[in-house]
Context: one part of a larger RNA
RNA sequence: GGAUGAACGCUGGCGGCGUGCCUUAAGCAUGCAAAUCGAACGAGUCGCAAGACUAGUGGUGGACGGGUCAGUAACACGUGGGAACAUACCCUUUUGUAUAGGAUACCCCGGCGAAAGCCGGGCUAAUACUGUAUAGCCUCGUAAGAGUAAAGCAAUUAACUUUGCGCAAAAGGAGUGGCCUGCGGCCUAUCAGCUUGUUGGUGGGGUAAAAGCCUACCAAGGCUAUGACGGGUAGGGGAUGUGAGAGCAUGAUCCCCGACAAUGGGACUGAGACACGGCCCUUACAACUACGGUUGGCAGCAACUGGGAAUCGUCGGCAAUGGGCGAAAGCCUGACCGCGCGACGCCGCGUGGAGGAUGAAGGCCUUAGGGUCGUAAACUCCUUUUAACAGGGAAGAACACAAUGACGGUACCUGUAGAAUAAGCCGCUACUAACUACGUGCCAGAAGUCUCGGUAAUACGUAGGCGGCAAGCGUUAUCC
Numbered sequence: 001g002g003a004u005g006a007a008c009g010c011u012g013g014c015g016g017c018g019u020g021c022c023u024u025a026a027g028c029a030u031g032c033a034a035a036u037c038g039a040a041c042g043a044g045u046c047g048c049a050a051g052a053c054u055a056g057u058g059g060u061g062g063a064c065g066g067g068u069c070a071g072u073a074a075c076a077c078g079u080g081g082g083a084a085c086a087u088a089c090c091c092u093u094u095u096g097u098a099u100a101g102g103a104u105a106c107c108c109c110g111g112c113g114a115a116a117g118c119c120g121g122g123c124u125a126a127u128a129c130u131g132u133a134u135a136g137c138c139u140c141g142u143a144a145g146a147g148u149a150a151a152g153c154a155a156u157u158a159a160c161u162u163u164g165c166g167c168a169a170a171a172g173g174a175g176u177g178g179c180c181u182g183c184g185g186c187c188u189a190u191c192a193g194c195u196u197g198u199u200g201g202u203g204g205g206g207u208a209a210a211a212g213c214c215u216a217c218c219a220a221g222g223c224u225a226u227g228a229c230g231g232g233u234a235g236g237g238g239a240u241g242u243g244a245g246a247g248c249a250u251g252a253u254c255c256c257c258g259a260c261a262a263u264g265g266g267a268c269u270g271a272g273a274c275a276c277g278g279c280c281c282u283u284a285c286a287a288c289u290a291c292g293g294u295u296g297g298c299a300g301c302a303a304c305u306g307g308g309a310a311u312c313g314u315c316g317g318c319a320a321u322g323g324g325c326g327a328a329a330g331c332c333u334g335a336c337c338g339c340g341c342g343a344c345g346c347c348g349c350g351u352g353g354a355g356g357a358u359g360a361a362g363g364c365c366u367u368a369g370g371g372u373c374g375u376a377a378a379c380u381c382c383u384u385u386u387a388a389c390a391g392g393g394a395a396g397a398a399c400a401c402a403a404u405g406a407c408g409g410u411a412c413c414u415g416u417a418g419a420a421u422a423a424g425c426c427g428c429u430a431c432u433a434a435c436u437a438c439g440u441g442c443c444a445g446a447a448g449u450c451u452c453g454g455u456a457a458u459a460c461g462u463a464g465g466c467g468g469c470a471a472g473c474g475u476u477a478u479c480c
Base pairs, nucleotide, nucleotide: 001480002479003478004477006476007475008474009473010472013349014348015347016346017345018344019342020341021307026305027304030302031301032300035060036059037058040057041056043054044053045052046051067260068259069258077184078183079182080181081180082179085177086176087175090173091172092171093170094169095168096167097166098132099131100130101129107122108121109120110119111118112117138147139146140145152165153164154163155162186232187231188230193223194222195221198220199219200218201217202216203215204214205213235257236256237255238254239250240249241248242247262283264281265280266279285296286295287294288293313339315338316337317336321335322333323332324331325330352382353381354380355379362373363372364371365370388416389415390414391413392412396407424469425468426467427466428465430449431448435464436463437462438461439460445452446451
C1' cells in the first nucleotide's frame, strides 16, 4: 500500500447493487415452512338438480428444495481411469391387460382411559390384498421340464366400438446413483515400531453389485524413516485476498461434492433413506398429568432467551422462475420473487455556479507598522441535480382469445417555488504532507518507532492557522 461477513470512537444528505450470529452443533414461547389427487374406492354433509365439500381406504410426493459445518486427514474432496451393478418419473420399441375370491378402514353398537389414545362385536368398496389361466423374456435345470404378471378410470357411441390416461412383462436410451483404483493437497519423531479379520486362500453366507463385507477352516502374512502407528488441527473443491510473478494466506456470500439433524444406536417402508419438520429403543433436558401415564426436538423462515466486541422483520406475494400432486381447473410451496432494518462494503451523485476589495466586522499572530483567515463573507446575477409538493405513469405477462403484478401509483417523465434540505473526521518533531500563540512545568499527559514533558514544549492541553481524506474519517484485530 491492498484486503475484511468486521468491531469500536466521532460524524452522517441521497440512490443503485451486494451483504449481515465468524461466539454456545446452547436452549427455544408463538405462527408458518409438504402436500395433493373425488377422472382409484365405499360412505357422509349440503343441494330440487347439476354439483360442491369432507374424515377414511388407496396412489404419487414427503430421499427434492431449505439449514448447518459438529464430526471427518478419509477414496471425504479434486482430477484421470475401471468393472461386477441399480434406477420411480421421462423418451423409443415390442407384447399383453383373461378369470375367480376372501378380508378391512371409514360407519354402527358396546367398553376402557384425566388425557394421549386404545380394545371387542357387526357391515361394506377399490387402481388395497390373494388365487387360477397364459409366459416371448427371466430364474432353476445337462436336458426333458418346472416356476413367476397385470387394474382399471374418464370421454364418446343406440350398441359394437373408438380415443385418452393408466396397469403388467421385456429390450434400449437419457439423466442420476452405488462400488474399485492411479495421482494431488495440513502440523508433529519430545509419536518408531503397528496389525489377529490382521494379509492371503478354500467352503459357506450376504449385497443391486466386486470384495474379510460376514463366518468356519488352513497358511503366516500385511504396513513402516519415500514416516506406518499415535497425537494435534481441519469439511474438500471451483474460487477469494495479495503479489510483477513464483508464491503465501483464506475457504463468508454464489456453484459442485461430502457429512450431520438434541445424544448414541437400530431397522421398517420404498425405485431411492437407515430418512431435519417418519418410526422404535437409549441418555440428557423440557412441558402436561386425575401420579396410572403422555408429549416435544428451529443446524427451515421470522421471532425470543442466553453468550458475545458483534450480525436484521414474529413483513408482502405466489405476479415471475422453479418444484410436488392433478386429465384439467387448480391447490400447496418462509424454495423463490419482493419490500423493510444496518454507511457493513463497492459504485455513483449532492451539499451550489459566476462575479465581487474600501481586502468590512470579528478571530488569531504581531517587530504595533502590519500580516493572516480571505473572494472567503456580505452584495449582484444565475442554476435547481438532490430533497419537497403536484400531474402523468411503466416493462417485468407468457398460453388462441380473455383474465391475471406482491413489488407499486414504485422506477421513469413533466411541472412548481426557492440557495433553498445536506460536512465531518484525523493529523501537523522525524519517518510523513502540514506552525504559531497561550496554559502546564518529569506534573497532567503523549507515544507505531526513536522518544517528548524537570519555566520560552512546532511532540502534553486549548485556540488560530495549515495538511490529508471526505459521507465518511480515525483506531483495533487479522492476511498478503
Overview
Small-subunit ribosomal RNA, 5' domain from a groundwater metagenome, 480 nucleotides, folded computationally. The RNAcentral record of the full RNA draws on SILVA. Rfam family: Bacterial small subunit ribosomal RNA.